[in-house]
Context: one part of a larger RNA
Molecule: large-subunit ribosomal RNA, domain II
Organism: Candidatus Omnitrophica bacterium CG_4_8_14_3_um_filter_43_15
RNA sequence: ACCUGCGAGUUAUUUUGUUCAGCGAGGUUAAUUUCGUGAUUAAUCGUCACGAUUGAAGCCGUAGCGAAAGCGAGUCUGAAUAGGGCGAUUAAGUUGGACAAAUUAGACCCGAAACUGAGUGAUCUACCCAUGGCCAGCGCGAAGCGGCCUUAACCGGUCGUGGAGGUGCGAACCCGUCUGCGUUGAAAAGCGUUGGGAUGAGCUGUGGGUCGGAGCGAAAGACUAAUCAAACUCAGAAAUUGCUGGUUCUCCUCGAAAUUACUUUAGGGUAAGCCUUGCAAAUUAGACAUUGGGGGUAGAGCACUAAAUGGGCUAGGGGCCCCACCAGGUUCCCAAACCCAAUUAAACUCCUAAUACCAGUGUUGCAAUUGCAGGAGAUAGACUGUGGGGGAUAAGCUUCAUAGUCAAAAGGGAAACAGCCCAGACCACCAAAUAAGGUCUCUAAUGUAAGCUAAGUUGAAAAGGAUGUGAAGUCGCUUUGACAACCGGGAUGUUGGCUCAGAGGCAGCCAUCAUUUAAAGAGUGCGUAACAGCUCACCGGUCAAUGUGAUUUCGCGCCUAUAAUAAUCGAGGAUAAGCUUACAACCGAAUUUGUGGAUUCGUUUUGCCUUCGGGCGAAGCGAGUGGUAGAGGAGCAUUCUGCGCUAGGUUGAAGGGGUACCGUAAGGAGCCCUGGACGAUGCAGAAGAGUUUAUGCAGGU
Numbered sequence: 001a002c003c004u005g006c007g008a009g010u011u012a013u014u015u016u017g018u019u020c021a022g023c024g025a026g027g028u029u030a031a032u033u034u035c036g037u038g039a040u041u042a043a044u045c046g047u048c049a050c051g052a053u054u055g056a057a058g059c060c061g062u063a064g065c066g067a068a069a070g071c072g073a074g075u076c077u078g079a080a081u082a083g084g085g086c087g088a089u090u091a092a093g094u095u096g097g098a099c100a101a102a103u104u105a106g107a108c109c110c111g112a113a114a115c116u117g118a119g120u121g122a123u124c125u126a127c128c129c130a131u132g133g134c135c136a137g138c139g140c141g142a143a144g145c146g147g148c149c150u151u152a153a154c155c156g157g158u159c160g161u162g163g164a165g166g167u168g169c170g171a172a173c174c175c176g177u178c179u180g181c182g183u184u185g186a187a188a189a190g191c192g193u194u195g196g197g198a199u200g201a202g203c204u205g206u207g208g209g210u211c212g213g214a215g216c217g218a219a220a221g222a223c224u225a226a227u228c229a230a231a232c233u234c235a236g237a238a239a240u241u242g243c244u245g246g247u248u249c250u251c252c253u254c255g256a257a258a259u260u261a262c263u264u265u266a267g268g269g270u271a272a273g274c275c276u277u278g279c280a281a282a283u284u285a286g287a288c289a290u291u292g293g294g295g296g297u298a299g300a301g302c303a304c305u306a307a308a309u310g311g312g313c314u315a316g317g318g319g320c321c322c323c324a325c326c327a328g329g330u331u332c333c334c335a336a337a338c339c340c341a342a343u344u345a346a347a348c349u350c351c352u353a354a355u356a357c358c359a360g361u362g363u364u365g366c367a368a369u370u371g372c373a374g375g376a377g378a379u380a381g382a383c384u385g386u387g388g389g390g391g392a393u394a395a396g397c398u399u400c401a402u403a404g405u406c407a408a409a410a411g412g413g414a415a416a417c418a419g420c421c422c423a424g425a426c427c428a429c430c431a432a433a434u435a436a437g438g439u440c441u442c443u444a445a446u447g448u449a450a451g452c453u454a455a456g457u458u459g460a461a462a463a464g465g466a467u468g469u470g471a472a473g474u475c476g477c478u479u480u481g482a483c484a485a486c487c488g489g490g491a492u493g494u495u496g497g498c499u500c501a502g503a504g505g506c507a508g509c510c511a512u513c514a515u516u517u518a519a520a521g522a523g524u525g526c527g528u529a530a531c532a533g534c535u536c537a538c539c540g541g542u543c544a545a546u547g548u549g550a551u552u553u554c555g556c557g558c559c560u561a562u563a564a565u566a567a568u569c570g571a572g573g574a575u576a577a578g579c580u581u582a583c584a585a586c587c588g589a590a591u592u593u594g595u596g597g598a599u600u601c602g603u604u605u606u607g608c609c610u611u612c613g614g615g616c617g618a619a620g621c622g623a624g625u626g627g628u629a630g631a632g633g634a635g636c637a638u639u640c641u642g643c644g645c646u647a648g649g650u651u652g653a654a655g656g657g658g659u660a661c662c663g664u665a666a667g668g669a670g671c672c673c674u675g676g677a678c679g680a681u682g683c684a685g686a687a688g689a690g691u692u693u694a695u696g697c698a699g700g701u
Stems, first nucleotide, its partner, number of pairs: 001701006011105002014102010026060003034052007064071002074086004108246002111243001115236006126210009135200001137169003140165001144161006173197003179192003212228001214224002249635006259272005274377001275375007284368001286364008299351001300349002305345003309341004314335001316334002318331004381406010411422003426597004431593003437587003440572003446584007458574001464559002468556010485542005491515003496510003521536001525534002598625012636690001638687006648678001655674005661668002
């Protein structure tokens, strides 16, 4: 890992509800007694189980009110005969069975870490006690002592001797520093190299002592038998767990929630909202129309509040002038109030919608509504559109409101893609019409007409930029000849004045006139040291117009546009097979229609049975039949019991293997083989009653 088997809502108790049965103003027995049957036993007794019998104590109901005494269709309060509260004014209960839920118990199953008690451990290890053992070799050379030197004597020096030391080097022994290997190891801590101690607070043998909130600890929460921030064993014990996991056959009807309030509450609960089942009740709900309401949002506005711009007017303040003081003057300074103009606001409103909400009436109304009672689940939501708050008008962000989808929804489209678009799958069909979206090929289905685009734009992007191109305007110049090109002119006072080394159109400052003219700036740019030179504006000529400029708006394009294999049309490829507009076709889904079938609910008609409550069918019509948590209903299969030692069975039961049959499903037959002795169907009853999953348990391979 696989296969096979085992493996999880049970039982008792009390209560509530539904349903069935008995009796019914009543219902019912409990312990107990007695008898019978069965089991146990060799047998009797005894005990246990079941059935009958006995037992009226008790319980519930038939009457309530009051705290109670108590009174009673009333009673309590009260002074009350008042008022008010709770009752009565006619009523159904009770016992048992089944089912559902709850209560108390282990209470659907498995799972803690822990807590408590009683014991077992110091053969490991920590420390201690007693008694033993062990430490090659080689250095250094303390005190003391001796000789000599020295000293008055000490002191001191030197040479020997000596052999101290938690002394040095280094085996045994003890330890375990760095590193390599090992890491399903040779080993549940080792091996190799290397390293530390090695006469000491040393190492070690044997025996003994101290222990679980306790020991022992040169102290690391270390160690106390591979276990230690409280050992191990057994017991309380099925501890408890708001947490995780698991929870076994089928079909049918309906079908949620992820919100509110409170919560030592936030991943848990309780109540409400939302689901389901039963009973009951209104022409209930909803929709549309209409009538009547309250409101202060969107917008708008500036009348209030607050903010804010310019101007005017003008207190006050500042500057300057003047001034002994008082005063005065002035100001392109600041500025309240006021006036004019123009603004802003979630916590502004002189105004004020659309919707929404409430109520009445009418129409419609497919039961979608409400009440009571039984059962829940859910209270982690997600995204998208819209209206907001927070954030950065960030987030696949967060938090509200509102609608949708997903959740719990399959199908078609979006290449692929829970939350987007279309559309809600009862089953079958080699029938038809459509939705979104599409119609060159992959790939089902296309054409016409008129425009636009040249960028592969299509098939990502901004501010900004540009003689891209199309359309519609406006304003100029123009056959009295425009625009462009070419030829020619482009002058004079004058080198304007100033400045300057110079400044002559062209460094800079000032002025910017006049003349001659067809026209020509006191000069547009290049240029010079300054001149010069080239050129422009401006003028003439040549040429010749379906002309030539400026500007505005709109359509489609261009640049802006940088990431590492080619990677932003799904691909091929496309100049339409791109974009805009119009028309006509077609394709396209589990939608809709058609045909057949199944089933639920309603309704109409009808057959059989009936304890007259109803039950079981048949046909027609109408509306339905996606579904998680969950509610309700109907069944299948397994084991055992009764009828029943049944039908059947060695002419072959159960079980096993195979198989093309039947049923809407769980499932059920027939036949063949195997097997070798049991055992269906039917009607009832009772459950150790159904396994792909619990890192489930056991066995096998």